Predicted 3D model of a 69-nucleotide RNA (transfer RNA) from Gekko kuhli.
Model confidence (mean pLDDT): 81 of 100.
The sequence is in RNAcentral, with records from ENA.
It matches the Rfam family "tRNA". By type it is a transfer RNA. Rfam links the family to the GO term triplet codon-amino acid adaptor activity.
């Protein structure tokens, strides 16, 4: 400089956050996988700040990472 966002991999742009994966139930089968269908799971790294409102802007930190002397 560039990232930080569900147990992982990633979207999201000011108006209270979704997908894919994973896990759990149930349906489908003689029974398994495959399919469906429905639930749980997010202090959005942290402190201030600005706004009526902030993952989104601005700032001090922390962390990976990655350039240059």
């Nucleotide at each position: 400089g560039c990232u930080g966002u569900a147990g992982c991999u990633c979207a999201g742009u000011g108006g209270u956050a979704g997908a894919g994966u994973c896990u759990c139930u149930g349906c489908u089968u003689g029974g398994c996988a495959u399919g469906c269908a429905g639930a749980a799971g997010g202090u959005u790294c942290u402190g201030g700040g600005u706004u009526c409102a902030a993952u989104c802007c601005c700032u001090g930190g922390c962390a990976u990472c990655u350039c240059u002397a």